[in-house]
Context: one part of a larger RNA
Molecule: large-subunit ribosomal RNA, domain IV
Organism: Blattella germanica
């Protein structure tokens, strides 16, 4: 110089993407505990105070012993090791739980609960060329798949298009069925001949017609995939526009929320917090580009989560300095 340990004046996050690290906080008794709250919690909330040995004396007990009340050592008495920091605010995911084995532990899965839909049993659905087999030695309060994600209020509008269920009067539409016209052969016939014509049979092609499901057709279905507008006027300051007007649409985005994990302009404006705040809380609403199970808006507990902000504590820093070990380095 590496690494690993220890202590430090004053001061006290000024360090830094962050208090990352390290401090500190600690058992145990006894007091005392707030907002909120699903009343269970929150809570070891927070904040205080006590802690060794003696003891023939009091109290209680059956006694262990407990409390009292008196001494007493020591710089320190849970005398060393081991033991929580705390507290305010928001965001997100209700909660315990699972996960990238070896760079992600999470707000990602999962969940309890919600709905949809499918399945009458030789069920549905899977696996298999079958047999057979799960499902299930179960039967719709049961099995499967989709979507949501405790629990509170609550989920608007729009079936035009795409799916999906259901109709079965028209159109359309296979393979079959059908068998018309029509070819190809030739017994015979004509005809001097070249050639014509040509039954029946066998063959070859085949029109009408008939004829399912599906398709087009008519209806339902959003907790199916999914969508939820534009322009122009208008009130007696001004502004603004509860009102009107036209254009398109299947239908024009309710209630909640709202610069948001979602907001470009943007470090928006206002207010709080700080001496100074791109963060962070609270409002506003002019939502580039929230929005209602691809849930929406709250929410008590949780949480190695993610932001802010404060006591406390601290070599993280101002600014470093000293020691201990161990290496490195130099002699042998």
């Nucleotide at each position: 110089c590496c690494a690993u340990u220890g202590u430090u004046a004053a001061g006290g996050a000024a360090c830094u993407c962050u208090g990352c690290a390290a401090a500190a906080u600690g058992a145990c008794u006894c007091c005392g505990u707030a907002a909120c709250u699903u009343c269970g919690g929150g809570a070891g909330a927070a904040g205080g105070a006590g802690c060794g040995c003696c003891u023939a004396c009091c109290c209680a007990g059956a006694a262990a012993u407990g409390g009292g009340a008196g001494g007493u050592c020591a710089c320190a008495g849970u005398a060393a090791a081991g033991a929580g920091g705390c507290c305010c605010a928001a965001g997100c995911g209700a909660c315990u739980g699972u996960u990238u084995a070896c760079c992600a532990a999470a707000a990602a899965c999962a969940c309890a609960g919600g709905u949809c839909u499918c399945u009458g049993c030789a069920a549905a659905a899977u696996c298999g060329u079958a047999a057979g087999a799960u499902g299930a030695u179960g039967u719709a309060u049961a099995g499967g798949g989709g979507c949501u994600g405790a629990c509170g209020c609550c989920u608007g509008c729009c079936c035009a298009g795409u799916g999906c269920c259901g109709g079965a009067a028209g159109g359309u539409u296979a393979a079959g069925g059908g068998g018309a016209a029509g070819u190809g052969u030739u017994a015979g016939g004509g005809g001097u001949a070249a050639c014509c014509c040509g039954a029946a049979g066998c063959a070859c092609a085949g029109a009408a017609c008939u004829u399912a499901a599906g398709c087009c057709c008519c209806g339902g279905u959003g907790a199916a995939c999914g969508g939820c507008g534009g322009c122009c006027g208008u009130a007696a300051c001004u502004a603004u526009a509860a009102c009107g007007g036209u254009c398109c649409u299947a239908a024009g985005g309710u209630a909640g929320c709202g610069a948001a994990a979602u907001u470009c302009c943007u470090u928006g404006u206002c207010g709080g917090g700080u001496a100074a705040g791109u963060u962070c809380c609270g409002a506003c609403c002019c939502g580039c580009a929230c929005g209602a199970a691809u849930g929406g808006c709250g929410u008590a507990a949780c949480g190695a989560c993610u932001u802010g902000g404060g006591c406390g504590c601290u070599g993280u820093c101002u600014c470093a300095a000293c020691a201990g070990u161990g290496g490195a380095c130099c002699c042998g």